[in-house]
Formats: sequence, structure tokens, C1' cells
RNA sequence: GCUGGCUUAGCUCAAUGGUAGAGCAUUCCCUUCGUAAGGGAAAGGUUAUGAGUUCAAAUCUCAUAGCCAGCU
Repeated sequence: GCUGGCUUAGCUCAAUGGUAGAGCAUUCCCUUCGUAAGGGAAAGGUUAUGAGUUCAAAUCUCAUAGCCAGCU
């Protein structure tokens, strides 16, 4: 220098162009004499950044940034 992959909640990961979710963690409640375990609820997201296509984009297209891998 070229090519490919990845980037979503604090962490690990889902989501076929049509309301962004789960597990763990956090907070509160129930249960217990108490603790652990168990059950319920809440909070937490400019979907890496910018632009484009579309009635509608996490999803499709382009550029940029970071990480990983391969080729030279």
C1' cells in the first nucleotide's frame, strides 16, 4: 500500500427495512428470625462518527476512525 471481518446498555451478545431486546451486573420490592437461593419491577442506548437511498435504516450504499486477520 491492497483486501476482508468487527464496532449495539457497565460486561457478553441478539434483532429477516417496520415499537432496539436478552443474560449477567446495578437499584427497589416480595419471600426468610437473618443470610444465601428464588420471584417481581425499575433504570440504563445520540446502534463508533458523518453523509446518502427509502414513506421508514442497527439492517442497504459511500466516506472516516478504532480493533483484528490476510496479502504484498
The prediction has a mean pLDDT of 82. The RNA shown here (transfer RNA) has 72 nucleotides and comes from a Candidatus Dojkabacteria bacterium. The organism belongs to Candidatus Dojkabacteria, within Bacteria. Its Rfam family is "tRNA". About the family: Transfer RNA (tRNA) molecules are approximately 80 nucleotides in length.